[in-house]
Context: one part of a larger RNA
Molecule: large-subunit ribosomal RNA, domain II
Organism: Candidatus Moraniibacteriota bacterium
């Protein structure tokens, strides 16, 4: 990992509820414990009315009583009575309560008990500890002195003393790291006479010992040892929770919470009952409302804020004190053009109330009552906040959530549509029709040349096409060519120079077809080139501006083309507009077939007819199987369960003849009771 087997809402209560079925019930229902008879027992049956519930309420109560209470009250109120209307018991079923209360899970608390044969301190008694070096006191000669100190030699053999075995520890590295080992193995290290090792024996125990102090030891276990009770501790936490088919089907939100991943009520769900057939509730149109969003508006107000003007005043020059002037600041004020969630002279469209309104639809409303489930929510779209940030947050609505199907290549939330089953028909919807791939190489008129389509901006550009304006133009434009493009004058000034061309000022006149005191380049500064400008040559268009169409550039990532799913497209198989026709879905339609609710009809089976039949959490409701009992009834050694196969049958869980196996048992039908369904719990055993 695989099979097989076991494995999870049970059982109980003198509880408390609803519901279904039953028994008595206007002389109200029950008996409990005991007890009697019967039977072998299980149990049945008959006496026990103690005692429960019901019949009357109301008050804290006394206590009154179809009334009570409150109070002075005959007031008012609060609860009843009247009207309505059954109560009780007893099985079954849903639910709550208590209880381990569907099942498995803690770390932990608590008591009592075993443990110092591991190890930590102690304690009694024993035991080890190769060799080698150093050479303390002390003593002894001699020297020394008054005597001493003190110096030498010898002697001696001290020392948590020095190298270094056994022995004791673990500092580096390696190596191991499914090992030899749950801490080792290797080489090196450190202590080895000492606060040294170490045998045995004894002590010390968990709210506790011991600790040269590490939260360190106290039997591979230590911030409180192990074990066995308490105990099925307790888990708002995970995880699992076992057959089948019908109907119907949510929520992820308010409030309140030592609350925020847990509740409780509401809200939405289901199922019964009613009001009960209704102008009850939805939807559409009609009709009345209200209102201050979007939008506009602002000389209508609050306030912003540009520009140009004109009046005042303040400032600051001047000044003949009259006044004039002035890039400023205030105020008012014309004009123009603007701005606002907390501005409004206005003011939609939704929505949203309402109505004995109309029409559809046909209980969907609403009301009591059982039963849930639900309180993480989420992306698009249309607003609010945010930075027109965020897989942001807030609100509204659709959709996932719980929704398959067909399109977007893939792709819960986009489009299009809501899967009862079945068909080798048909019609469409979004979306498509070169091939891959089901259908136009479709049809008509344009566009783009970029593979643009088929990723991007600010900003750039004789791309390209379309619509418009406006200059010039046969009196010859615009491009080319060819000539000219002068003179006064190198204006003046400034400068070393400044001559058209550093720069400052002016910016004229003359000759002319024309020619600027000079467009640009050149020079030290002149020259030199060019340009305006003008003739001439040619000969029909040229030039500038606006504006819309498609396009170009801007454009750099990491394994491979990789930014149309791909092939591959260019009078398209792109792209704009217009047309026809055709694929295309579980969607509608056609036949067939199941069910469900409702109407007709029918005693009833049933039959016609309309309208459903996707679904998680949930709600109701019908069934199948498993083992046991009751009762009837059957089958079996001429072959029973089991077990392998299986025609066939049924919507499904399933049933199922015959066949083989196998060798004693086993079904149906009505009922009853449950240890009653496995794939998942790191599930428990067992096996491969």
């Nucleotide at each position: 990992u695989c099979c097989a087997a076991c494995g999870a809402g049970u059982u109980a209560g003198u509880u408390c509820u609803a519901c279904g079925c039953g028994g008595c019930u206007u002389u109200g229902u029950c008996u409990a414990a005991g007890g009697g008879a019967u039977g072998u027992g299980a149990a049945u049956u008959c006496c026990g009315g103690a005692g429960a519930c019901c019949c009357a309420g109301u008050g804290a109560a006394a206590g009154c009583g179809a009334g009570c209470c409150u109070g002075a009250a005959c007031a008012g109120g609060g609860c009843g009575a009247c009207c309505c209307c059954u109560g009780u018991c007893g099985c079954g079923u849903g639910g709550a309560c208590u209880a381990g209360a569907c099942c498995c899970g803690a770390a932990g608390c608590c008591a009592g008990a075993c443990g110092a044969g591991c190890u930590a301190c102690a304690u009694a008694u024993g035991a080890g500890c190769a060799g080698g070096g150093u050479g303390a006191a002390g003593c002894g000669u001699g020297g020394g002195u008054a005597a001493a100190a003190c110096c030498a030699c010898g002697u001696g053999g001290a020392g948590g003393c020095c190298c270094g075995c056994a022995c004791c520890c673990a500092c580096g590295a390696g190596c191991c790291g499914u090992g030899c080992a749950a801490c080792a193995c290797u080489c090196g290290g450190g202590g080895a006479u000492g606060a040294c090792u170490u045998g045995u024996g004894u002590g010390u125990a968990g709210a506790g010992g011991a600790g040269a102090a590490a939260u360190u030891c106290c039997a591979a276990u230590c911030g409180a040892g192990u074990u066995u009770g308490g105990c099925a501790a307790u888990a708002g936490c995970u995880g699992g929770u076992u057959c089948u088919c019908u109907c119907c089907g949510a929520a992820a939100u308010a409030g309140c919470u030592u609350g925020a991943g847990g509740g409780c009520u509401a809200g939405c769900g289901u199922c019964u009952u009613g009001u009960a057939a209704a102008u009850u509730a939805c939807a559409u149109c009609c009709g009345a409302g209200g209102g201050g969003u979007a939008g506009a508006g602002c000389u209508a107000c609050u306030g912003g804020a540009u520009g140009a003007g004109a009046g005042u005043u303040c400032g600051c020059g001047g000044u003949u004190c009259g006044c004039c002037g002035u890039a400023g600041g205030g105020c008012u004020u014309u004009c123009a053009a603007c701005c606002a969630a907390a501005c409004u002279c206005c003011g939609a469209a939704u929505a949203c109330u309402c109505g004995c309104g109309a029409u559809g639809c046909g209980u969907a409303c609403c009301a009591a009552g059982g039963c849930a489930g639900u309180c993480a929510g989420u992306a698009c779209u249309c607003g609010g906040g945010g930075c027109u940030a965020a897989g942001c947050u807030c609100g509204g609505a659709g959709c996932a959530c719980a929704a398959a199907g067909g399109g977007a290549a893939a792709c819960a939330g986009c489009c299009c549509a809501g899967a009862u089953c079945g068909u080798c028909a048909g019609c469409u919807a979004a979306g498509g029709u070169c091939c891959c791939c089901a259908a136009a190489u479709c049809u008509g008129u344009g566009u783009u040349a970029a593979g643009u389509g088929g990723g991007c901006a600010a900003g750039g550009a004789a791309g390209u096409g379309a619509a418009g304006a406006u200059u010039c133009u046969c009196a010859g434009a615009c491009a080319c060519u060819u000539a000219g493009g002068a003179g006064g004058u190198u204006g003046g000034c400034u400068u070393a120079g400044a001559a058209g061309c550093a720069g400052c000022c002016a910016u004229c006149c003359u000759u002319u077809a024309a020619a600027g005191a000079g467009u640009g380049c050149g020079u030290a500064a002149u020259a030199g080139c060019u340009c305006a400008c003008u003739a001439a040559u040619c000969u029909a268009g040229a030039g500038u501006c606006u504006u819309c169409g498609c396009g170009c550039c801007g454009a750099c990532a990491a394994u491979g083309u990789a930014a149309c799913g791909g092939g591959g497209c260019u009078a398209a198989a792109a792209c704009a507009c217009a047309g026809u026709a055709c694929c295309g879905a579980a969607g509608c339609u056609a036949c067939g077939g199941a069910u469900u609710u409702c109407c007709u009809c029918g005693c009833a089976a049933g039959a016609g007819g309309a309208a459903g039949u996707g679904g998680u959490a949930g709600g109701a409701g019908a069934g199948c199987g498993u083992u046991c009992c009751g009762u009837a009834u059957g089958c079996g050694c001429c072959g029973a369960a089991g077990c392998g196969g299986g025609a066939g049958g049924g919507u499904g869980a399933c049933c199922g003849a015959c066949c083989g196996u196998g060798g004693a048992g086993c079904g149906u039908a009505c009922g009853g009771a449950a240890g009653u369904g496995a794939g998942a719990a790191u599930g428990u055993u067992g096996g491969a």